Description:
The RNA shown here (Bacterial RNase P class A) has 400 nucleotides and comes from a Sporichthyaceae bacterium. Its mean pLDDT, the model's own confidence on a scale to 100, is 76. It is recorded under the gene name rnpB. NCBI's taxonomy places the organism under Bacteria, Bacillati, Actinomycetota, Actinomycetes, Sporichthyaceae.
RNA sequence: CGAGCCGACCGGACGGCCGCGCUGCCCGCCCCGCGUGCAGUGAGGAAAGUCCGGACUCCACAGGGCACGGUGGUGGGUAACACCCACCCGGGGUGACCCGCGGGACAGUGCCACAGAAAUCAAACCGCCGCCGGUGCUUGCACCGGCGGUAAGGGUGAAACGGUGGUGUAAGAGACCACCAGCGCCCGGGGUGACCCGGGCGGCUCGGUAAACCCCACCCGGAGCAAGGCCAAGAUCGGCGGGUUUCGGCCCGCCGUGUGUGAACGUUCGAGGGCUGCCCGCCCGAGUUCACAGGUAGGCCGCACCGAGGUCGACGGCAACGUCGGCCCCAGAUGGAUGGCCGUCAGGUCAACCCGCAAGGGCUGAGCUACAGAAUCCGGCUUACAGGUCGGCUCGUCGU
Numbered sequence: 001c002g003a004g005c006c007g008a009c010c011g012g013a014c015g016g017c018c019g020c021g022c023u024g025c026c027c028g029c030c031c032c033g034c035g036u037g038c039a040g041u042g043a044g045g046a047a048a049g050u051c052c053g054g055a056c057u058c059c060a061c062a063g064g065g066c067a068c069g070g071u072g073g074u075g076g077g078u079a080a081c082a083c084c085c086a087c088c089c090g091g092g093g094u095g096a097c098c099c100g101c102g103g104g105a106c107a108g109u110g111c112c113a114c115a116g117a118a119a120u121c122a123a124a125c126c127g128c129c130g131c132c133g134g135u136g137c138u139u140g141c142a143c144c145g146g147c148g149g150u151a152a153g154g155g156u157g158a159a160a161c162g163g164u165g166g167u168g169u170a171a172g173a174g175a176c177c178a179c180c181a182g183c184g185c186c187c188g189g190g191g192u193g194a195c196c197c198g199g200g201c202g203g204c205u206c207g208g209u210a211a212a213c214c215c216c217a218c219c220c221g222g223a224g225c226a227a228g229g230c231c232a233a234g235a236u237c238g239g240c241g242g243g244u245u246u247c248g249g250c251c252c253g254c255c256g257u258g259u260g261u262g263a264a265c266g267u268u269c270g271a272g273g274g275c276u277g278c279c280c281g282c283c284c285g286a287g288u289u290c291a292c293a294g295g296u297a298g299g300c301c302g303c304a305c306c307g308a309g310g311u312c313g314a315c316g317g318c319a320a321c322g323u324c325g326g327c328c329c330c331a332g333a334u335g336g337a338u339g340g341c342c343g344u345c346a347g348g349u350c351a352a353c354c355c356g357c358a359a360g361g362g363c364u365g366a367g368c369u370a371c372a373g374a375a376u377c378c379g380g381c382u383u384a385c386a387g388g389u390c391g392g393c394u395c396g397u398c399g400u
Base pairs, nucleotide, nucleotide: 001396002395003394004393005392006391007390008389009388010387012345013344014343015342016341017340018339020042021041022040023039024038025037027035028034029033044371048382049381051380052379053378054377055376056224057223058222059221063280064279065278066277069219070218071217072216073087074086075085076084077083088102089100090099091098092097103215104214108213109212110209111208112207125154126153127150128149129148130147131146132145133144134143135142136141137140162180163179164178165177166176167175181205183202184201185200186199187198188197189196190195228301229300230299231298237256238255239254240253241252242251243250244249259293260292261291262290263289264288265287272284273283274282275281309328310327311326312325313324314323315322316321346369347368349366350365351364353362354361355360
């Protein structure tokens, strides 16, 4: 210098004008609330998808069985996880490094497209070899047909029943032998472990697929902030008080209740409900369901001070992370605030011009600055993103 690999970070800045939410304070309106002014504060790395895991809340919490679901190398981390870290194994890359949906395919079942003769009880298309028959002649060869042997060779395929060499044979074949690869068993050594290293023995080779059913091990109660709690109001009916009256009633206020009508089923001959998939079983049990009509459509808490919180430092650990100490308090609506315009600058893009051999530099102008937006709160994953910065490392080439 070129080509790459990994990690971390930023994701416009400043000023002016107008505007919005929340909090605090002053003042005004009799209180409630509202208004004005001032001050403070006001989106993200993903706030997103809502895919995992938790906190929190309510319901359930005799028991047993079945089913569904999830996870899946090992050891750690964590509140927990399908997340993270380290390692192992397999695959890819010259390498930095990357990828793995990584238990089991001698428990069983299923499937394996196309091509190919044959795709799992493997298989004879070509070729090779033997025998028989026929034809030809150059009389031991060629061709044709039939029967058989052969998986060494060709061809097909993602995959064809180990590889190389030899013995052997009509030709061949783990048929046999040596070495290698693989599988199983045993022994020794290392490691917490997955696993690794070394040696011996064996039969000689036994395909793939479990994000197909299935088997094994482990884990799992349900619903979700529209959770849940409190207050207020109303339909209806009753009571009390007052007013009014044509004595039928009507109106107003207060208190209580929490609507009315009809139908079906049911009250121990038990509807229905709970154990949140089902069955057994257990428990509660006087209401339940449907139709029609009517009422409510508000407020407060949860919820935004305090947390598995952030940040800095020390220590422990390879790391994820943990412990201790200091400092900080950091958005919060409920038709849903966090915005708009202008100017200057910044960043990079394009075009013209100038300088330069070139890389590049200068100047002017144009247009660009993404993805997206909290809604109970955290930890992750995944996806989207104009453009830019920094750090570490690898390979190649050249120079010293």